Model confidence (mean pLDDT): 82 of 100. Predicted 3D model of a 103-nucleotide RNA (SAM riboswitch aptamer (S box leader)).
[in-house]
This record gives sequence, C1' cells and structure tokens, in this order.
RNA sequence: AAGUUAUCGAGAGCGGCGGGGAGAGCUCUGGCUCGAUGAUCCGCCCGGCAACUUGCCCCAGGGUAAAGUGCCAAAUCCAGCCCUUCGCGGGGAAAGAUAAAGG
Repeated sequence: AAGUUAUCGAGAGCGGCGGGGAGAGCUCUGGCUCGAUGAUCCGCCCGGCAACUUGCCCCAGGGUAAAGUGCCAAAUCCAGCCCUUCGCGGGGAAAGAUAAAGG
C1' cells in the first nucleotide's frame, strides 16, 4: 500500500502578504456554483471549528483540556448504479475524505 472499524445535511476565513494568470469545484456526462473586483493552486503569517486518538474529573454516560491528526464556499455542491414511489421524494450501494487500530 491493500484490507478492517467508525464518521461524513453540524461547526469554523467572501482573513492578510507574496507568487501565478485561466479556468475551478479530483476524472467523464448533466446541473448548479465560484472566477480578470484575479478564482482553483503554491509559500508564509494570523485567526477559528471539531473532538477520532490522548490527559484529567465525575463515572457505563457525560464534562473538560487541546498534545497528535483533521478541517474552515455550497450535503462529500447535487445527480449518474440498485430498490421503492404515478410523481415529488425516500432508502441503499459504489467511489471518495478523515481518524483509529493493525500490518
């Protein structure tokens, strides 16, 4: 690495400086949104959110702290496959992300 388990409609930057210059939201299709008032992205700084691991307290569940991670447009932006519904819609899967253990 693969695989396993858990979670993914909550929350938190239209922040600053520098770089760069056209597409970006991983690929394809459709939709929608963001983008020359400079996005996506890269580096640094500041700020914030959450609580998986961890510490502490009461204790079978909570509270608290924030050391290791993670995250801070939109549901993982939505749909695509399956089941269901007359339809709107609902449920699930797949893929992906994060964490933990393990190897």